[in-house]
Context: one part of a larger RNA
RNA sequence: CUGCAGUUAAAAAGCUCAUAGUUGGAUCUUGGGAUCGGGCUGGCGGUCUGCCUCGGCGCUACCUCGAUGCCCUUAACUGAGUGUCCCGGGGGUCUGAAGCGUUUACUUUGAAAAAAUUAGAGUGUUCAAAGCAGGCCGGUUGCCUGAAUACUUCCACUAGAAAUAAUGGAAUAGGACUCCAGUUCUAUUUUGUUGGUUUUUGGAACUGGGGCCAUGAUUAGGAGGGACGGCUGUGGGCAUUCUUAUUGUGCCGCUAGAGGUGAAAUUCUUGGACUGGCGCAAGACGAAUGAAAGCAAAAGCAUUUGCCAAGAAUUAUUUCAUUAAUCAAGAACAAAAGUCAGAAGUUCAAAGAUGAUCAGAUAUCGUCGUAGUUCCGACCAUAAACAAUGCAGACUAGCGAUCCGGUGGCAUUAUUCCCAUGACCCGCUAGGGAGCUUCCGGGAAACCAAAAUCUUUGGGUUCUGGGAGGAGUAUGGUUGCAAAGCUAAAACUU
Numbered sequence: 001c002u003g004c005a006g007u008u009a010a011a012a013a014g015c016u017c018a019u020a021g022u023u024g025g026a027u028c029u030u031g032g033g034a035u036c037g038g039g040c041u042g043g044c045g046g047u048c049u050g051c052c053u054c055g056g057c058g059c060u061a062c063c064u065c066g067a068u069g070c071c072c073u074u075a076a077c078u079g080a081g082u083g084u085c086c087c088g089g090g091g092g093u094c095u096g097a098a099g100c101g102u103u104u105a106c107u108u109u110g111a112a113a114a115a116a117u118u119a120g121a122g123u124g125u126u127c128a129a130a131g132c133a134g135g136c137c138g139g140u141u142g143c144c145u146g147a148a149u150a151c152u153u154c155c156a157c158u159a160g161a162a163a164u165a166a167u168g169g170a171a172u173a174g175g176a177c178u179c180c181a182g183u184u185c186u187a188u189u190u191u192g193u194u195g196g197u198u199u200u201u202g203g204a205a206c207u208g209g210g211g212c213c214a215u216g217a218u219u220a221g222g223a224g225g226g227a228c229g230g231c232u233g234u235g236g237g238c239a240u241u242c243u244u245a246u247u248g249u250g251c252c253g254c255u256a257g258a259g260g261u262g263a264a265a266u267u268c269u270u271g272g273a274c275u276g277g278c279g280c281a282a283g284a285c286g287a288a289u290g291a292a293a294g295c296a297a298a299a300g301c302a303u304u305u306g307c308c309a310a311g312a313a314u315u316a317u318u319u320c321a322u323u324a325a326u327c328a329a330g331a332a333c334a335a336a337a338g339u340c341a342g343a344a345g346u347u348c349a350a351a352g353a354u355g356a357u358c359a360g361a362u363a364u365c366g367u368c369g370u371a372g373u374u375c376c377g378a379c380c381a382u383a384a385a386c387a388a389u390g391c392a393g394a395c396u397a398g399c400g401a402u403c404c405g406g407u408g409g410c411a412u413u414a415u416u417c418c419c420a421u422g423a424c425c426c427g428c429u430a431g432g433g434a435g436c437u438u439c440c441g442g443g444a445a446a447c448c449a450a451a452a453u454c455u456u457u458g459g460g461u462u463c464u465g466g467g468a469g470g471a472g473u474a475u476g477g478u479u480g481c482a483a484a485g486c487u488a489a490a491a492c493u494u
Base pairs, nucleotide, nucleotide: 004465005464006463007446008445012462014333016331017330021326022325023324026218068083069082070081072079103166104165105164107160108159110157118150119149122132123131134144135143136142175213177211178210179209180208181207182206183205184204185203186202187201223323224320225319226318229314232311236308237307238306239305242286246282247281248280249279250278251277252276253275257268258267294301295300338379339378340377342375343374348372352368353367354366355365390461391460394453397437398436399435402432403431405429406428407427408426409425412423413422414421415420441448442447467494468493469492476487477486478485479484
């Protein structure tokens, strides 16, 4: 590894990017024939062992006899020799050796690979665990037989096979094959010999011109990237603008209470509170519309208008052609709280002060109130950062709504005078955010169309968990101004 789990039991990094790593779409030779070997099956025949005799067939290294070509020889078939030899060219078949063939992985064979151990053969250690011995006869100056075999990962060697997975080749043709011509260098043999020169011939390198190849670029992925078109959205940044409310304040009016609570009190009030009217200023916030609606990587995003750049989805007979997926290290962003510097301080409000309540109240409730809350510049890097559910891909089910793009279609309606474009209605379609139903399947169940396609267990890739505490603690390292963050135990208890 085979072979775990990660919604709620321990466990998906807050989110995105990204290098090493890991993984990676389809496509190029299928098939036919001959021969050989092996396996399986059927038919016929033979099959206990040895010896002797006879016969037949085949083979040859023997012996004997015969036939015959050529040549020499002899009176003579008397005798000797020979049965073809040598050189060159072309083609075919077979065998052997060397060199070369894109390179590997995988797989099979073989060689090689200590013994003991293990499995296992033989053997009556009296049996057995063991051991490697032992057995036989005519009883001896004897004879016979063992001490097998298997397995032996991986690396390396060897020879097959060519599916699968990589890799390579011809695109500025320096491409393969072939022909011709030329340039430079070089050398042997033969020209009777020696020497010189030149040519031919052979070899090497280079140059030029042709011929020829079926001449040479796979396809365009319900993978991805890019360009184009019309839309779309509380997506982002900068500027601009507005509503009421709150608090403060100015003027005017009327008045004795106002606040607040379960009930009160603290508190403010003829120096006019509270309240009404008309103004002004400030700083926050952006109601209803507003939805299981939209956008965004997440955090998050809602007054108007303008500007700036970006994005998704969709359309298409556009383009490139593997450019892809996921990711240690590393990087960006990251609610609220908190820290530092500046601005601004309306409201609310940790700390704090008080009035109550209470046995007590350092709380809840009330009145004040600082940091903070707001903006800008820098840090911090954590949340129940939650869908407590990694990312990208494939497949498995029915339905009606909804958002956005495309597309088709009666009627009705708005702009107008019709076309056209909106609105509304009925469909189809790509992609979103959700929902309902259900014996798909799963699950401990709650429940989940994913949490299914898992003992019928392996599509790719990253992270994390292994009883409960001690403990996300100590110590060390590192980051930070700090607060703290990241990394991260053990003893011990149970």

The part of an RNA shown here (small-subunit ribosomal RNA, central domain) has 494 nucleotides and comes from Protopterus annectens. The full RNA is in RNAcentral, with records from SILVA. Rfam family: Eukaryotic small subunit ribosomal RNA. Gene Ontology terms of the family: structural constituent of ribosome and ribosome. The coordinates come from a structure-prediction model, not an experiment, and the mean pLDDT is 81. The organism belongs to Protopterus, within Eukaryota.